A computed fold for a 477-nucleotide part of an RNA from a metagenome, annotated as small-subunit ribosomal RNA, 3' major domain.

[in-house]
Context: one part of a larger RNA
RNA sequence: UGACGGGGGCCCGCACAAGCGGUGGAGCAUGUGGUUUAAUUCGACGCAACGCGAAGAACCUUACCUGGGUUUGACAUCCCGAUCGUACCUUAUGGAAACAUAGGGGUCAGCUCGGCUGGAUCGGUGACAGGUGCUGCAUGGCUGUCGUCAGCUCGUGUCGUGAGAUGUUGGGUUAAGUCCCGCAACGAGCGCAACCCUUGUCCUUAGUUGCCACCAUUUAGUUGGGCACUCUAAGGAGACUGCCGGUGUUAAACCGGAGGAAGGUGGGGAUGACGUCAAGUCCUCAUGGCCCUUAUAUCCAGGGCUACACACGUGCUCAAUGGCCGGUACAAAGGGUCGCAAUACCGCGAGGUGGAGCUAAUCCCAAAAAGCCGGUCUCAGUUCGGAUUGGAGUCUGCAACUCGACUCCAUGAAGUCGGAAUCGCUAGUAAUCGCGUAUCAGCAUGACGCGGUGAAUACGUUCCCGGGCCUUGUACA
Numbered sequence: 001u002g003a004c005g006g007g008g009g010c011c012c013g014c015a016c017a018a019g020c021g022g023u024g025g026a027g028c029a030u031g032u033g034g035u036u037u038a039a040u041u042c043g044a045c046g047c048a049a050c051g052c053g054a055a056g057a058a059c060c061u062u063a064c065c066u067g068g069g070u071u072u073g074a075c076a077u078c079c080c081g082a083u084c085g086u087a088c089c090u091u092a093u094g095g096a097a098a099c100a101u102a103g104g105g106g107u108c109a110g111c112u113c114g115g116c117u118g119g120a121u122c123g124g125u126g127a128c129a130g131g132u133g134c135u136g137c138a139u140g141g142c143u144g145u146c147g148u149c150a151g152c153u154c155g156u157g158u159c160g161u162g163a164g165a166u167g168u169u170g171g172g173u174u175a176a177g178u179c180c181c182g183c184a185a186c187g188a189g190c191g192c193a194a195c196c197c198u199u200g201u202c203c204u205u206a207g208u209u210g211c212c213a214c215c216a217u218u219u220a221g222u223u224g225g226g227c228a229c230u231c232u233a234a235g236g237a238g239a240c241u242g243c244c245g246g247u248g249u250u251a252a253a254c255c256g257g258a259g260g261a262a263g264g265u266g267g268g269g270a271u272g273a274c275g276u277c278a279a280g281u282c283c284u285c286a287u288g289g290c291c292c293u294u295a296u297a298u299c300c301a302g303g304g305c306u307a308c309a310c311a312c313g314u315g316c317u318c319a320a321u322g323g324c325c326g327g328u329a330c331a332a333a334g335g336g337u338c339g340c341a342a343u344a345c346c347g348c349g350a351g352g353u354g355g356a357g358c359u360a361a362u363c364c365c366a367a368a369a370a371g372c373c374g375g376u377c378u379c380a381g382u383u384c385g386g387a388u389u390g391g392a393g394u395c396u397g398c399a400a401c402u403c404g405a406c407u408c409c410a411u412g413a414a415g416u417c418g419g420a421a422u423c424g425c426u427a428g429u430a431a432u433c434g435c436g437u438a439u440c441a442g443c444a445u446g447a448c449g450c451g452g453u454g455a456a457u458a459c460g461u462u463c464c465c466g467g468g469c470c471u472u473g474u475a476c477a
Stems, first nucleotide, its partner, number of pairs: 001477002003474003007471007015461002019425005025318009034308002042053002064303007073128001077127002079124006088105007108118003130292002133290003139286002141281003144277001146275001151190006157166003170181003196269004201237007210227003215224002240263001243257005322377007334365003339358002344353003384415001389410007431453007
């Protein structure tokens, strides 16, 4: 100087407390461990691994296993030879295919017209290719975490033999090393804040595909008309403790108030200091070293990653503020030409036939759902719950056996609120309701977004956990 203390002081955080809803029980989905297996590819392991890499394993993916092939190779550059019948398309045989063998069609371009150049194919030789093989404890890059915590440092000066100290401590204050005052310090840098995006109010400009107050018109903003309003999207205004009162050291600031759409960081996001964990990743990529080179490379078929005595994590569903039936209302944000697909018709349905319109503020996906109105069920393993199983189908796709999703009929399991323990959340939040997107041929209870309805509680900081500052002890570094 640090680190640590079941030392002290001050302060903060959904850290506790006060509340609301869960997990832990059951079934299923998904990940992991374990076990099994020819293989169940690999990585991730307290917080910070376990719906994680994977924004989507039937083949492919795919790295694993079994079997069948290839060896200058699936891919790149160079050298030599042959062909130019370029390329490419196609037939037959064997085969699971890869591949092997044998045919057919096709008859390259430029030019200084020289078998000159380009381009391509085949064969050969070796240089080389190739490796998701090892090492993340050789590395770059990227990322997680402490933590959006308020800290981490430097120059000069001063103090100390020195390590170092001072500044950065102290008195106040703040979300903040934020600001003020004081002070052997005076300044400065990286962080904080602001500048950026979005949302909340108003104004200006603009008015189609958007909108409709007035006048006509219509089934319908449909058409004429209009751009006031909504909205869209570009530019501005607005909030600064600016004003008033009080407290305070005449300070910083705090408390209350006015005006205001908004008040003291208005809400949300992006933004992550010096560093820590030899944290994670050699399987994104790059890369040192090591290793393989008729194999640890590469092609193909089939299988596996989907197994199942069990254990754990994360989720979905497990009823009367509900289930079912009928009627009826209101979103936002997205996506669409290899696409989204309306009206119509067929089917109980998944879906099919067909194809208007749309390269989209124009058309489509598209029905929002919870809600509201009416009916029924009346507390039961039920008209709850939907697992499981049998049958029949639909769709995607060469192909749904291993191993897809969905529909219909039948079946109708466990489960009646969950032990010890444990998690999230402070406001448009929790809870609850649906909608969309990426990935994607198909496949979502996951992820990422969007809006609808919309709470309860916070006395307080004694205690648990984590963190910041000062101080003290130490046989630790």

Model confidence (mean pLDDT): 82 of 100.